The part of an RNA shown here (small-subunit ribosomal RNA, central domain) has 353 nucleotides and comes from an uncultured bacterium. Its Rfam family is "Bacterial small subunit ribosomal RNA".

[in-house]
Context: one part of a larger RNA
RNA sequence: CUGGGCGUAAAGAGUUGCGUAGGUGGCAGGGCAAGUUAGUAGUGAAAGCGUAUGGCUCAACCAUAUUUACAUUACUAAAACUGCUCAGCUUGAAGAUGAGAGAGGUCACUGGAAUUCCCUUGUGUAGGAGUGAAAUCCGUAGAUAUAAGGAGGAACACCGAUGGCGUAGGCAGGUGACUGGCUCAUUCUUGACACUAAGGCACGAAAGCGUGGGGAGCAAACGGGAUUAGAUACCCCGGUAGUCCACGCCGUAAACGUUGGGCGCUAGGUGUGGGGGGCCUCUCCGGUUUCCUGUGCCGUAGCUAACGCAUUAAGCGCCCCGCCUGGGGAGUACGGCCGCAAGGCUAAAACUC
Repeated sequence: CUGGGCGUAAAGAGUUGCGUAGGUGGCAGGGCAAGUUAGUAGUGAAAGCGUAUGGCUCAACCAUAUUUACAUUACUAAAACUGCUCAGCUUGAAGAUGAGAGAGGUCACUGGAAUUCCCUUGUGUAGGAGUGAAAUCCGUAGAUAUAAGGAGGAACACCGAUGGCGUAGGCAGGUGACUGGCUCAUUCUUGACACUAAGGCACGAAAGCGUGGGGAGCAAACGGGAUUAGAUACCCCGGUAGUCCACGCCGUAAACGUUGGGCGCUAGGUGUGGGGGGCCUCUCCGGUUUCCUGUGCCGUAGCUAACGCAUUAAGCGCCCCGCCUGGGGAGUACGGCCGCAAGGCUAAAACUC
C1' cells in the first nucleotide's frame, strides 16, 4: 500500500446549513499527447538469489555462463479511455412565468379559560388541606365554600391527527408588518454553471454563567412533618435559585431513524398531507383513474449473525467526507486552543485482565 467494517456487537461528527482547498464529474465532435499502451536504445557495480554446466570422492563450498521480467531515462509510434484545449448540445444544475400548502423565522399588538393572591366587598359557619394512615400547615383576628370587582405572571383546552413546517436544534390562542425555504404546472431562458467537503464560518434543546428587569404556577437547594433499624430518599406541608423577558456567554444531550451526503437502478398492496391532468357528474360538492411530491404501515426479490431492512433500503452500483481496530485505566492525565466560571475540544501511557 492492498484487504474488513460503522441500525442494535467498536465505529456516521449535533446540523454539515453555507462554503475554501482537495477529490470526483453528463451527451457528442476536432486538436494536443501529460497520464496510458507498444517498440527501439542506454543504465540498473561486484558479491548474493534463480537456472544450466563444471571442480573439490558427495555435499556444504567454489568457478563459468545466463534469458526473461521489472524499474528508470531518451527517442519513435498509437489515440480507445482519463486529462488539457477549441467550438457545440440539453437530459444534470440554476433561472423565468403562473398557481398552491404550511405551529418555518423575527418584531409588534391583542383575546379568553384557568391557577394564585395582595386587595376590596357580600353571603355564611367550623372546619379546611393532606395521606396507606397521619402529622407538620391554614382557620372564630372568620378560613374552606360561594358571588362581584381588581392585580399580575405564565401557558394556550377544543380544532389536533399515525397531520403540517423547518438543515438540525426545534415550531401551536388571534391579528398585522417584514422575511427564508418547499411543491405543482408551462417546457420559455442559461448551457455542466455539478456532487462532496479536510480546515473555516454560522446555527445549535435543557441546564448553567454575566448585567438589568419580571416572578402567577411549578420547583433543585433548604426548613419542617411522616415512614424507617437508619431515611441526607420515595409520601406530605412550606420554599429560594431557576423556569419568563432583553442583551451577551456557554456549545453539550439517548442532539436517535442510535442509520453521513449525492445520483441512478430494483415486485407490489394499503392509509394519509400538498399540487396537476383525464373520465363520470358537470354549478359546486362528489366518485373514479393517473402523474409529481411528502409522510406512515404491510410485504417480494435481495441483504442481514440474528433481530429485522425492504423505491423514505440496512437491496444493486458509482462519487466524496467522517469514524472504528479487545475490556479496564479513560473520553482521564499532560500539553495546546476556547471559556467569566462551570467546563468544552483535541488526546495518550504505565499498569492490569
The coordinates come from a structure-prediction model, not an experiment, and the mean pLDDT is 80.